Context: one part of a larger RNA
């Protein structure tokens, strides 16, 4: 000098930050990932209209609108958020490589979108079970599923060409193979427009893999390794590779520290320091790893998936004892542990994300408020005048000194406080409407661009401003032997005690305790811990 601090005494306000460093211990409760009816079958309740029955205010049927719950299907649940257990490793940092690779959504662009089929959930009926759930029969739809046609590109194989490169990458030809889905709007009923769909190419952005270098302690760890090291062939992967397998060879690493053991996420940074260095990795940002413990795959563009699945284990809960359910290292909150760390708050108004054509819905991300002097910064607790100097305290033999312009008193101010009034910015515009323009089109809807108009504020009647009242509401903590700024008196008598080091205390203690005074810092001050 610093701190994610704690403890003691004290405590007026505001702004900005930060807040389980311990037990990756266990968790009651609520919320944290949904959305799309413009993909689909359908539909409770409700509204309107028509018809019928009549008990004249109800019931039934049909149509239209509106859609809840559940289901099929699509996209998203691989992002966001949390934690640091493991990991000494290509995990991370930095610089390269990929002629060894992948990419849903997005952008640009080329080509295409023909024609069929069979199911299944929901539903209806039935069965088993305490429940979780499961089973059987019937029947239905799709942008769900499956054949067929077509194939500019594309993939595989063969041939050719070219000869850059360590390595067949690009080009030309041939053969074989592989696609698709509709929905909404407008219409002059022919089609057109928009959103989707399929096969390619390029981009953007993201990821996988490989390599050079860097990076803790330990030799009271000296030898280690058998898929081990290399080759051939095969399998596997998006992709290279002992990644895996068969065979062959016997290699490979190591005092420049292998192997083993211990400890530890890494970095940008942060703290300190003149710097070099040392320490550190909270918050914020990037990367990695993990999701009760261990293992496994499925789906998918992407996971070996925190709020998905399966198996095993421990634990907790339900049970009709046959069997089931669960995973806060998400936000709050609870228990335990501990010196120690917050609200079971408000809102999607903003920013961002998911879905949707849109309206919109969801969002404990986020924006805010609450608690804590935990930190940094700012403000205040009055200002001026006021005595050869009140009283009181303390010291002194007395004179007197000191507290001290301090107080009182007089004049003033109102930051702050209390009360009243006023009161923002954060909101950009979206849909809709109107107008103008552009491309295409036979037209209309529509698309794109621009202008105008046009909802929405959790915070919050907040920040800020004005008025009124009245010095009114606001000072402590530590130290005073030397280091080290600041001293006297009394009490105590090697006692009680102090102490960072040196050291004080055994009868005049500047060192203990108290008082007065002084010094330092100040809404804080000191102590302890840790780092330089």
């Nucleotide at each position: 000098a610093a701190c994610g601090a704690a403890c003691g005494c004290u405590g007026g306000c505001g702004g900005c930050g930060c807040g389980u460093c311990u037990u990756a211990a266990g968790c009651a409760u609520g919320c944290a990932a949904g959305u799309c009816g413009g993909a689909c079958g359908g539909c409770a309740a409700g509204a309107a209209a028509a018809g019928g029955g009549c008990u004249u205010g109800c019931c039934c049927u049909u149509u239209u609108c509106c859609u809840a719950g559940a289901g099929u299907g699509g996209c998203g649940g691989a992002c966001u958020g949390g934690u640091g257990a493991g990991u000494a490793a290509c995990a991370c940092g930095u610089g390269g490589a990929u002629g060894a690779c992948a990419u849903a959504c997005c952008c640009u662009u080329g080509g295409g979108g023909u024609g069929g089929g069979g199911a299944u959930a929901g539903c209806c009926g039935a069965u088993a079970g305490a429940a979780a759930u499961a089973u059987c029969g019937g029947g239905u739809a799709a942008u769900a599923c499956c054949g067929a046609a077509u194939a500019c590109g594309c993939u595989u194989c063969c041939c050719u060409c070219c000869g850059c490169u360590a390595a067949g990458a690009a080009g030309g030809g041939g053969a074989a193979g592989g696609a698709a889905a509709g929905g909404a709007g407008c219409u002059a009923a022919g089609g057109c427009u928009c959103c989707g769909c399929c096969c390619g190419a390029g981009g953007a952005a993201u990821g996988g893999u490989c390599c050079g270098c860097g990076a803790c302690c330990u030799a009271u760890u000296a030898g280690c390794c058998u898929g081990u090291u290399g080759g051939u062939g095969a399998g596997g992967u998006a992709a290279c590779g002992g990644c895996u397998c068969a065979c062959c060879a016997a290699a490979g690493c190591g005092a420049u520290g292998a192997u083993g053991g211990g400890u530890a996420u890494c970095c940008g940074g942060c703290c300190u320091a003149a710097g070099a260095g040392g320490g550190u990795g909270a918050a914020c940002g990037g990367a990695c790893a993990c999701a009760u413990u261990g293992g496994g795959a499925c789906u998918g563009a992407g996971a070996u998936a925190c709020g998905g699945c399966c198996c095993a284990a421990a634990c907790u809960c339900c049970u009709a004892c046959g069997g089931g359910a669960g995973g806060c290292a998400g936000c709050a909150g609870c228990u335990a542990a501990g010196a120690a760390u917050a609200u079971u708050c408000c809102g999607c108004a903003a920013u961002g994300g998911g879905c949707g054509a849109a309206a919109g819905c969801c969002u404990g991300a986020c924006g805010g408020a609450g608690c804590g002097a935990c930190g940094c910064c700012g403000c205040g607790u009055g200002u001026a005048u006021g005595a050869c100097g009140a009283a009181g305290g303390c010291c002194g033999a007395a004179a007197g000194g000191u507290u001290g312009u301090a107080a009182a008193a007089u004049a003033c101010u109102u930051u702050u406080a209390a009360g009243c009034c006023u009161g923002a910015a954060g909101a950009a515009u979206a849909a809709a409407c109107a107008c103008g323009g552009a491309a295409g089109g036979g037209a209309a809807u529509g698309u794109c661009c621009g202008u105008g108009c046009g909802a929405u504020g959790a915070c919050g009647g907040u920040a800020g401003g004005g008025c009124u009242u009245g010095a009114a509401u606001a000072a402590g903590c530590a130290a005073c032997g030397g280091c080290u700024a600041a001293u006297u008196a009394c009490g105590u008598g090697c006692c009680a005690g102090c102490a960072g080091c040196c050291g004080c205390g055994g009868u005049a203690a500047c060192a203990c305790g108290u008082a007065a005074g002084u010094u330092g810092c100040a809404a804080g001050c000191g102590u302890u811990g840790u780092u330089c």